[in-house]
Molecule: transfer RNA
Organism: Chloroflexota bacterium
RNA sequence: GCCGAUAUAGCUCAGCUGGUUAGAGCGCAGAACUCAUAAUUCUGAGGCCACUGGUUCAAGUCCAGUUAUCGGCA
Numbered sequence: 001g002c003c004g005a006u007a008u009a010g011c012u013c014a015g016c017u018g019g020u021u022a023g024a025g026c027g028c029a030g031a032a033c034u035c036a037u038a039a040u041u042c043u044g045a046g047g048c049c050a051c052u053g054g055u056u057c058a059a060g061u062c063c064a065g066u067u068a069u070c071g072g073c074a
Stems, first nucleotide, its partner, number of pairs: 001073007010026004019057001028044005050066005
């Protein structure tokens, strides 16, 4: 330099053929239980989906570019 993959919550990851409230586990906070702690159960907070633009009535999802990471080729 060329090609490909990935980017969604603090972390690890789902999210179907674009469709009307964006989810799970772990973690975090609170409560219940306990003499107390842990474990367990319940509840809650936490996201403008890497960035910029485009298509569309409607975009996490499709298209283009940029950035970062990983892999392959040279």